[in-house]
Context: one part of a larger RNA
Molecule: small-subunit ribosomal RNA, central domain
Organism: uncultured bacterium
RNA sequence: CUGGGCGUAUAGAGCGUUGAGGCGGCUCUGUAAGUUGGGCGUGAAAGCCCCGGGCCCAACCCGGGGAGGCCGUUCAAUACUGCAGGGCUUGAGGACAGCAGAGGGAGGUGGAAUUCCCGGUGUAGCGGUGAAAUGCGUAGAUAUCGGGAGGAACACCAGUGGCGAAGGCGGCCUCCUGGGCUGCUCCUGACGCUGAAUGCGAAAGCCAGGGUAGCAAACGGGAUUAGAAACCCCGGUAGUCCUAGCCGUAAACGAUGGAUGCUAGAUGUGGGGGGUGUAGAUUCCCUCUGUGUCGUAGCUAACGCGUUAAGCAUCCCGCCUGGGGACUACGGCCGCAAGGCUAAAACUC
Numbered sequence: 001c002u003g004g005g006c007g008u009a010u011a012g013a014g015c016g017u018u019g020a021g022g023c024g025g026c027u028c029u030g031u032a033a034g035u036u037g038g039g040c041g042u043g044a045a046a047g048c049c050c051c052g053g054g055c056c057c058a059a060c061c062c063g064g065g066g067a068g069g070c071c072g073u074u075c076a077a078u079a080c081u082g083c084a085g086g087g088c089u090u091g092a093g094g095a096c097a098g099c100a101g102a103g104g105g106a107g108g109u110g111g112a113a114u115u116c117c118c119g120g121u122g123u124a125g126c127g128g129u130g131a132a133a134u135g136c137g138u139a140g141a142u143a144u145c146g147g148g149a150g151g152a153a154c155a156c157c158a159g160u161g162g163c164g165a166a167g168g169c170g171g172c173c174u175c176c177u178g179g180g181c182u183g184c185u186c187c188u189g190a191c192g193c194u195g196a197a198u199g200c201g202a203a204a205g206c207c208a209g210g211g212u213a214g215c216a217a218a219c220g221g222g223a224u225u226a227g228a229a230a231c232c233c234c235g236g237u238a239g240u241c242c243u244a245g246c247c248g249u250a251a252a253c254g255a256u257g258g259a260u261g262c263u264a265g266a267u268g269u270g271g272g273g274g275g276u277g278u279a280g281a282u283u284c285c286c287u288c289u290g291u292g293u294c295g296u297a298g299c300u301a302a303c304g305c306g307u308u309a310a311g312c313a314u315c316c317c318g319c320c321u322g323g324g325g326a327c328u329a330c331g332g333c334c335g336c337a338a339g340g341c342u343a344a345a346a347c348u349c
Stems, first nucleotide, its partner, number of pairs: 003321004007303002012317001014200003021194003025088007033081002035077007048066007091191001092188003096183004103177007110154001115149007125136002162169002205246002208243003214240002219235004257316006265294011298305002322349003331342004
């Protein structure tokens, strides 16, 4: 160096973009580095194989012959790989014409509801629970009507519907902006795949300034209970919201890395194209792309997966290697901190 694995047993990095590296479509010509063959050189002794010999035999020992990887050199071969050059269009990208969408950022705006404030009506309760009590209310509550303030979230539409690389994204309008799909087969002509760093990254948390309606860790009170540090109830501060910055984690899950090709079907649904048919049109057929269910072969320890593979293959990356100790210690790097990333050993079963 070589093994076997990674949906649920240990194991896919939370996600993208990219440098180096690794790998890379069809075809022609050249070259001959890799590759293959021959010659020569080298390949000490011992050892190994063969023959012969010496200790009674053997082990052991002695003599002779042969084989032998790497390497060097030379000649040759050219299928594959490399290198150099030419061509191609199916991979990739672009142009043009269309399409769908909670994709992202900024600004504006709307209605319902909760709470609070003001005013009217009105009077003794309201609220809450398993039952209560704390709480609120004759200083006029709850209920109801009118007016106002403010913050946050957007009922119905709404759908194993859509968009996004992931996190995630949902009232309406405008502006800026990313990606995708379909059609034509017009252009470039392998420009590709994978991939440190770098960037993004829910919630909670942190820093500064603002904001605060509702909700609500902590906290106070009422209950329950043997107790009640809880579950239930009444309150309630951080926080939840905004701006700028930090943190960098998650059951960041499809617990399933990315790319490409191949391998029965059936059925639902989203977006597009074509055809048949029709007075016209959603219903029928074909096709591309997404998203579900069932299922063949095959795979799997089983469960299950099954053209959205966990099937059959190739390329590249990441990761695992008995349980505990240990998502730890130490060190390093990062962070304001909380902590994060990297990551042992003794010991023990």